[in-house]
The RNA shown here (THF (Tetrahydrofolate) riboswitch aptamer) has 93 nucleotides and comes from uncultured Hydrogeniiclostridium sp. The coordinates come from a structure-prediction model, not an experiment, and the mean pLDDT is 80. Rfam family: THF (Tetrahydrofolate) riboswitch aptamer. From the family's description: Tetrahydrofolate (THF) riboswitch was first reported for Ames et al. as an RNA motif in 5' untranslated (5'-UTR)regions of folate transport and biosynthesis genes in Firmicutes genomes. NCBI's taxonomy places the organism under Bacteria, Bacillati, Bacillota, Clostridia, Hydrogeniiclostridium.

RNA sequence: CAGAGUAGGGAAUACGCGUAAAGUGCCGCCGGAUGGGAAGUUGCCGGCGGACGAAAAGCCUUCGCGGCUUGCGGUGUGUUCCCGCGUCCGCUG
Repeated sequence: CAGAGUAGGGAAUACGCGUAAAGUGCCGCCGGAUGGGAAGUUGCCGGCGGACGAAAAGCCUUCGCGGCUUGCGGUGUGUUCCCGCGUCCGCUG
């Protein structure tokens, strides 16, 4: 001097969940994790509380809002690809 790696983000895909509205998103409080080490947050996660709020249709049916299909949801998880630490030290060349 150059580079790798976190939390996490995006896309594709598979399997689920919800559609009897949970989840997602927003606000507040508390807590936690966050390149190998140290400290750290405008980012991330969890708990509690609050405000808001949705897309269903078709078929089957033993008639049980039971099942299937296609949708829908700023939906969950896995896999693949891409992106991805500002400071000091470390690591690779």